[in-house]
RNA sequence: GGGGCGGUAGCUCAAUGGUAGAGCAGGUGACUGUUAAUCAUCCGGUCGCGGGUUCGAUUCCCGUCCGCCCCG
Numbered sequence: 001g002g003g004g005c006g007g008u009a010g011c012u013c014a015a016u017g018g019u020a021g022a023g024c025a026g027g028u029g030a031c032u033g034u035u036a037a038u039c040a041u042c043c044g045g046u047c048g049c050g051g052g053u054u055c056g057a058u059u060c061c062c063g064u065c066c067g068c069c070c071c072g
Base pairs, nucleotide, nucleotide: 001071002070003069004068005067006066007065010024011023012022013021018055026042027041028040029039030038048064049063050062051061052060
């Protein structure tokens, strides 16, 4: 330099172009001798960034940044 994959909640990851979710973590409550476990509930997001297409973009297109891998 060329190519592929990935970037979404604090962490690990989902999501057919039509209200962004789960598990874990965190808060509160229930349960109880206490803790843990369990249950209920709450908290959580500039979907890496900038443009474009579209009535509508996490999703499609272009550029760009970062990480991993392959080629040279």